The part of an RNA shown here (large-subunit ribosomal RNA, domain II) has 846 nucleotides and comes from Opercularia sp. 2. Its Rfam family is "Eukaryotic large subunit ribosomal RNA". The literature on the family includes a 2002 paper in BMC Bioinformatics by Cannone et al., "The comparative RNA web (CRW) site: an online database of comparative sequence and structure information for ribosomal, intron, and other RNAs". Its family is annotated with structural constituent of ribosome and ribosome in the Gene Ontology. The full RNA is in RNAcentral, with records from ENA.

Context: one part of a larger RNA
RNA sequence: GGAUCUUAGGAUGAUUUUGCCAAAAUGGCUUCUACCGACCCGUCUUGAAACACGGACCAAGGAGUCUACCUAUUAUGCGAGUGUGAGGGUGUAAAAACCUGAACGCAUACCGAAAGGGAGUAAAAGAUGUGAUAUGUUAAGGUUGCAACAUCGGCCAUUCCUAAUCCUCCGGAGCGGGAUAUGAGCAAGAGCAUAAUCGGUAGGACCCGAAAGAUGGUGAACUACACUUGAGUAGGGUGAAGCCAGGGGAAACUCUGGUGGAGGCUCGUAGCGUUACUGACGUGCAAAUCGUUCGUCAAACUUGCGUGUAGGGGCGAAAGACUAAUCGAACCAUCUAGUAGCUGGUUCCCUCUGAAAUUUCUCUCAGGAAAGCAGGAACAGUCUAUGCAGUUUUAUCAGGUAAAGCUAAUGAUUAGAGGAAUCGGAGUCCUGUGCGCUUCGACCUAUUCUCAAACUUUAAAUUGGUAAGAACUCCGAGUUAUCUUAAUUGAACAAGGAGAAUCAAUGCAUUGUUCUUAGUGGGCCAUUUUUGGUAAGCAGAACUGGCGAUGAGGGAUGAACCUAACGAUGAGAUAAGGUGCCAAAAUUCACGCUCAUGAGAUCCCAUGAAAGGCGUUAGUUAAUAUAGACAGAUGGACUAUGGUCAUGGAAGUCGACAUUAGCUAAGGAGUGUGUAACAACUCACCAGCCGAAUUAACUAGCCCUGAAAAUUGAUGACGCUGCAGCGUGAUACCGAUACUCUUCCAUCAUGGUAAACAGAAACCGUGAUGAGUAAGAGGGCGUGAGUACUGUGUCGAAGGCUUGGGUGUGAACCUGGUUGGAACAGUACUUAGUGCAGAUCUUGGU
Repeated sequence: GGAUCUUAGGAUGAUUUUGCCAAAAUGGCUUCUACCGACCCGUCUUGAAACACGGACCAAGGAGUCUACCUAUUAUGCGAGUGUGAGGGUGUAAAAACCUGAACGCAUACCGAAAGGGAGUAAAAGAUGUGAUAUGUUAAGGUUGCAACAUCGGCCAUUCCUAAUCCUCCGGAGCGGGAUAUGAGCAAGAGCAUAAUCGGUAGGACCCGAAAGAUGGUGAACUACACUUGAGUAGGGUGAAGCCAGGGGAAACUCUGGUGGAGGCUCGUAGCGUUACUGACGUGCAAAUCGUUCGUCAAACUUGCGUGUAGGGGCGAAAGACUAAUCGAACCAUCUAGUAGCUGGUUCCCUCUGAAAUUUCUCUCAGGAAAGCAGGAACAGUCUAUGCAGUUUUAUCAGGUAAAGCUAAUGAUUAGAGGAAUCGGAGUCCUGUGCGCUUCGACCUAUUCUCAAACUUUAAAUUGGUAAGAACUCCGAGUUAUCUUAAUUGAACAAGGAGAAUCAAUGCAUUGUUCUUAGUGGGCCAUUUUUGGUAAGCAGAACUGGCGAUGAGGGAUGAACCUAACGAUGAGAUAAGGUGCCAAAAUUCACGCUCAUGAGAUCCCAUGAAAGGCGUUAGUUAAUAUAGACAGAUGGACUAUGGUCAUGGAAGUCGACAUUAGCUAAGGAGUGUGUAACAACUCACCAGCCGAAUUAACUAGCCCUGAAAAUUGAUGACGCUGCAGCGUGAUACCGAUACUCUUCCAUCAUGGUAAACAGAAACCGUGAUGAGUAAGAGGGCGUGAGUACUGUGUCGAAGGCUUGGGUGUGAACCUGGUUGGAACAGUACUUAGUGCAGAUCUUGGU
């Protein structure tokens, strides 16, 4: 001490507080095993576990800030003002405060392009309707009428019309009266200042990131080219001109042999270069090297020092080469935190609400703005009368789709039939040259067949608008310039009077209005309708519903299919779907079908067709059959005749034509085999034996064929055959975060409660609800600094470690132990360089 019981004394006693004892579990944490569930986070995206991108790990750092102005809201001060405030005074150590207050900002008046003009007046200050509040009555009815909204009227400025009167330079001024007009106006002011918050604009403007652009400088130690001045370059080969000797020749000249030593000649060393191995090396010896091979090697050669040429410039035997490992415009600094409609990242918790991927415009299509959708904040009214509605009904309008129609219009279109006149083609008759006749069309008439998004008489369903009352209906003396009428006729208005309800149904209880602002403006899927396309997991639309933003149960698997939307807890009973086993529940009951040498097995859905089957089942139609069918085995299957023609031949049977007659129970001028042609066999047809059903064509169930591909392979697996397959029915059972109930939490709404002080942001109840990306709002946790107050600390602060204990939904917090060795905490207020997992983030470490 709630509550319950009570004989009103008390009893039981949830819960709370506290002392002592005590050591565990049904508590906490950790590890292991088994089973069930379970794909990796962040991100862009219609869609990510993705063979899309970032991400080895840890620590520290790391991103919506500040200033000015504007809109909105709230709070506070003063208020027709308010704020700043020069200067002066007073005061002080100096300030502050105090007194006075020029000037300025915004407001107090607007309209007009401007010149300029400029808001009641009889009356507390227009009227009417709705209307809070207050008042009041026995009741009904009433009185008062805030704010706000609606309608009418008045006033100001502007625009337009009219115009008394006045001036008069012949153009002005303008009382008054109007207009269907315009205004960010007036109509007994509402503002100003400060603070905070959301949002906007300008600033680096949430953070990181260009390719570019500009200004001023530094470089020719690399390398390009030029100039100046120096240096360097084995040994061979070839053998130009010139010259000499001899021979020939009348001569010009020529032949032979020497000599000679020329050349952007040749082989080749040094040097310079760098062809091939596409060799070595390729975290190298080296940010271009090594080996062998190769090119050139007395010149347009190689090279040192010096000098010169500089960035839109140089230099270039020209490769956009080179200009200091940088070149299709060097490097350095600055403008500069350059800009980016683009990429990436953007840091604690809980609660409530909760989208859009559409319309219009846009040098618009990777973006914006306006509207839409959404959040928040207010205001007004309402508690059973009114209001509202993705609903129905009734009444009344709108419509030209579906269907239908074409012997209705328009357009297309098949077929015959009839036809006086007319037109075209062909033929015929003959003189009768058209008064013919025949025929094919055109055309006409009555019919017939088939059609139309841009045809239609007709014409739905669904759909859309309005109405279903008090702000209404009826009577109504009367008023009126504009409308109307021949007319004070109508029309509109209106004092006053009367009328209270199936005046539709159903559902809901909050409804209506205003202000302000975010995100979105890539969509996708399904049923149905629909356009393009051969088609598409293709492209484009419409209605609705979904996914996006969404989990749960089922479909083995899965954005979108089916069920169904979600606080925590326990129980019950279900949905879709299932019940051999994996795997919860039927090897349940009943009927039928099916045998597969590649059976079958559940929407979306993960393929199989035409065509076949004497597999089997069920059926339809038409036949045959005790007057004996069908099947079986047996017998017959003849004659005219070798029909006629054709043929080399053709006698039933290469082919053509015809296809009769006889005898019969029956036998085709022949169904096949066969022959060169015959023959022979067989069939149709007939008969006896037998003794009861048989045949044909078709329909559709299951089954079979049709049915061939590359990793091994999938009714989900196993497996299943009077099923665990297919079809049909029945009864049980299993099965969700959906439904019902208990308890608890939160949110929202709502009722009640304080007797002396005080409290209500409290306490005691009741009911409903609980999904969520972008986004918004509310309430909290944590960090640094400051002020105030209260505290802790060498008897040990902060910090570190911790399978110790506890509280809170959570961010987090309290506490024990240990370490540590000097500061620290709580509450209230203020303030901010205030919270990390990501940014190829930065720095350090591993």